[in-house]
Context: one part of a larger RNA
RNA sequence: GAACGAACGCUGGCGGCGUGGAUAAGACAUGCAAGUCGAACGGAAUUAUCAGAGUAGCAAUACAAUGAUAGUUUAGUGGCGAACGGGUGCGUAACACGUGGAUACAUUCCGGGAAGCGGGGGAUAGCCCAGGGAAACUUGGAUUAAUACCGCAUGUGGUCGAAAGACUAAAGACGGGGACCGCAAGGCCUGUCACUUCCCGAUUGGUCCGCGGCCUAUCAGCUAGUUGGCGGGGUAAAAGCCCACCAAGGCUACGACGGGUAGCUGGUCUUAGAGGACGACCAGCCACACUGGAACUGAGACACGGUCCAGACACCUACGGGUGGCAGCAGUCGAGAAUCUUUCACAAUGGGGGCAACCCUGAUGGAGCGACGCCGCGUGGAGGAUAAGGUCUUCGGAUUGUAAACUCCUGUCAUGCGCGAACAAGGUUGCAGAGUUAAUAACUUUGCAAAUUGAUGGUACCGCAAGAGGAAGAGACGGCUAACUCUGUGCCAGCAGCCGCGGUAAUACAGAGGUCUCAAGCGUUGUUC
Numbered sequence: 001g002a003a004c005g006a007a008c009g010c011u012g013g014c015g016g017c018g019u020g021g022a023u024a025a026g027a028c029a030u031g032c033a034a035g036u037c038g039a040a041c042g043g044a045a046u047u048a049u050c051a052g053a054g055u056a057g058c059a060a061u062a063c064a065a066u067g068a069u070a071g072u073u074u075a076g077u078g079g080c081g082a083a084c085g086g087g088u089g090c091g092u093a094a095c096a097c098g099u100g101g102a103u104a105c106a107u108u109c110c111g112g113g114a115a116g117c118g119g120g121g122g123a124u125a126g127c128c129c130a131g132g133g134a135a136a137c138u139u140g141g142a143u144u145a146a147u148a149c150c151g152c153a154u155g156u157g158g159u160c161g162a163a164a165g166a167c168u169a170a171a172g173a174c175g176g177g178g179a180c181c182g183c184a185a186g187g188c189c190u191g192u193c194a195c196u197u198c199c200c201g202a203u204u205g206g207u208c209c210g211c212g213g214c215c216u217a218u219c220a221g222c223u224a225g226u227u228g229g230c231g232g233g234g235u236a237a238a239a240g241c242c243c244a245c246c247a248a249g250g251c252u253a254c255g256a257c258g259g260g261u262a263g264c265u266g267g268u269c270u271u272a273g274a275g276g277a278c279g280a281c282c283a284g285c286c287a288c289a290c291u292g293g294a295a296c297u298g299a300g301a302c303a304c305g306g307u308c309c310a311g312a313c314a315c316c317u318a319c320g321g322g323u324g325g326c327a328g329c330a331g332u333c334g335a336g337a338a339u340c341u342u343u344c345a346c347a348a349u350g351g352g353g354g355c356a357a358c359c360c361u362g363a364u365g366g367a368g369c370g371a372c373g374c375c376g377c378g379u380g381g382a383g384g385a386u387a388a389g390g391u392c393u394u395c396g397g398a399u400u401g402u403a404a405a406c407u408c409c410u411g412u413c414a415u416g417c418g419c420g421a422a423c424a425a426g427g428u429u430g431c432a433g434a435g436u437u438a439a440u441a442a443c444u445u446u447g448c449a450a451a452u453u454g455a456u457g458g459u460a461c462c463g464c465a466a467g468a469g470g471a472a473g474a475g476a477c478g479g480c481u482a483a484c485u486c487u488g489u490g491c492c493a494g495c496a497g498c499c500g501c502g503g504u505a506a507u508a509c510a511g512a513g514g515u516c517u518c519a520a521g522c523g524u525u526g527u528u529c
Base pairs, nucleotide, nucleotide: 001529002528003527004526006525007524008523009522010521013377014376015375016374017373018372019370020369026333027332028331030330031329032328035080036079037078040077041076043074044073045072046071047070048069049068050067051066054063055062056061087288088287089286097212098211099210100209101208102207103206105205106204110201111200112199113198114197115196116195118152120150121149128141129140130139131138132137157168158167159166160165172193173192174191175190176189177188180187181186214260215259216258221251222250223249226248227247228246229245231243232242233241263285264284265283266282267278268277269276270275290311291310292309293308294307313324314323315322316321341367343366344365345364349363350361351360352359353358380409381408382407383406389400390399391398392397413470415465416464417463418462426452428450429449430448431447432446433445434444435443473518474517475516476515477514478499479498480497484513485512486511487510488509494501495500
C1' cells in the first nucleotide's frame, strides 16, 4: 500500500447493488417450512330439483321418513410425492475431493419402438355396535369398496438352460356417439389418461483405478481377515464384502504406522510475476440431522420436519404411563468484541400432486433492519471589502478571509401535489382451420376475438410547486509524512507505529487559534499478502 462475513471510538443527508451468527454441531416458547389427487374407492355431511309412505287439518296447505338425479365438502382405504428443494461443517488426511480413465451394475418419472390389457376370488380400513385408558392411544364383534391384495389363463417378449423344457404380467377411470343388438344398464365404435411385459435412448446414481493437494521422525517399524488362492455365501454390481480350508504373505525412509489439524474444489485476497494466505457470499461434490446403534418401506434412504432400541436433557400426568428434537424461515435465552423482521406474495422462475381448473411451496420473488462493503449524488453557484469578534504581533500590522453580512441566481437530493410503469408468458370462454374418427360429437392442436391474472407498489420513472431553505465530520500537524504558532505544565501530568518527546522559552504532553489530509465517513484494533 491492498484486502476483510470484521469489531470498537467519534460522527452521520440520500439512493442503487451486494452482504449480515465467523463464538456454543449450546438449549429452545410460538407460528409456519410437504403435500396433492373425488377423473382410483366405499362411506359421511350438506345444497338444489323431482318423487314421496306418513302426520296435522273438513280442505287449501304445512311438515316429512325414504328414494332418484345433479353439485359441494371431505375423515378413511388407495396412488404419486415426501430420498428434491432448504440448513450446517460435527466428523473425515479418506478414492472424501479435483482431474483423467474403467465397468462387473441399477435407474421412479420422461422420449422412441414392439406386444398385451381375458376371466375369477377372499379380505380389510372407514361406517355401526360393545368396551379399556387421565391422556397418548387401544381391544373385540358385525358389515363394505377399489387402480388395495391373491390365484387362474395367455406368453409378443423376458429369466434360467447346451438343448429339451421350466418359470414369468396387467386395472381401470373420464368423455363422445350414427347404424346394429338389448326392456334397461349396457354391448359395440371411438378419443384421452392410466396399467403390464420387453428393447433402445436420455437422465441420475453405484463401484474400481492412475495422478494431485496439510504439519510432525521429540511417531520407525506396522499388519492375522492381515496378503493371496480354492470353494461357497452375499449384492443391482467386481471384490476378504462375509465364511470354511490352504499358503505366508502385504505396507514402509519416494515416510508405512502413530499423533496433531482440517470438509474438498471452481475460486477469493495479495503480487510485476513466481509465490504466499484463505475456502464467507455464489456454484459443484461430500458428510451430518439431540448422542450412539439398527433395519423397514421404496426406483432411490439405512431417511433433518419417518419407524424401532438404548442414553442424556426437557415437558405432561389421575403416578399406571406418555410426549419432544429449529445445523428449515422468522424468533427467544445463553456464551460472545460481534451478526437482522416472530414481515408480504405465490404475480414471476422452479418444484410436488392433478386431465385440468387449481392446491401446496419460509425454495423463490420482494419489502424491513444494520454506513457492514462497493459505487453514485448532495450539503449550493456568481458577485461582494478587507466589518465585528477570535488568534498572533516587532504594536506598524498580519491572519481567519470572499470566508460572513449583503445582492443576484440555480433547483440535484430530501418535502408536497399530480401522472404512472416493465416484469404477463399463460389460463378461461367463444369462433374458424387442421389432425383423429363412421362422425359436423368428443379430444388434441394452430390462429383470431373477448373479459381477465402484479407481492413488490401508487414503488421506479416523469411532470409541477416552494424555497438556500433540511444535510460535515474525523484524524493529523518533531522526522519518516502533507500541515505551526501562543498559552498552561515542568522527567510531573502525559504522548508514542519506529526513532524518541517532557527536568521553566516543549512546532512531540494539555488547551486554543491556524493549517493539512480524507470525507458520509474518519481513525483505532485484529488478521492476510
The part of an RNA shown here (small-subunit ribosomal RNA, 5' domain) has 529 nucleotides and comes from Prosthecobacter debontii. Rfam family: Bacterial small subunit ribosomal RNA. Its family is annotated with structural constituent of ribosome and ribosome in the Gene Ontology. Its mean pLDDT, the model's own confidence on a scale to 100, is 86. Lineage of the source: Bacteria > Pseudomonadati > Verrucomicrobiia > Verrucomicrobiales > Prosthecobacter.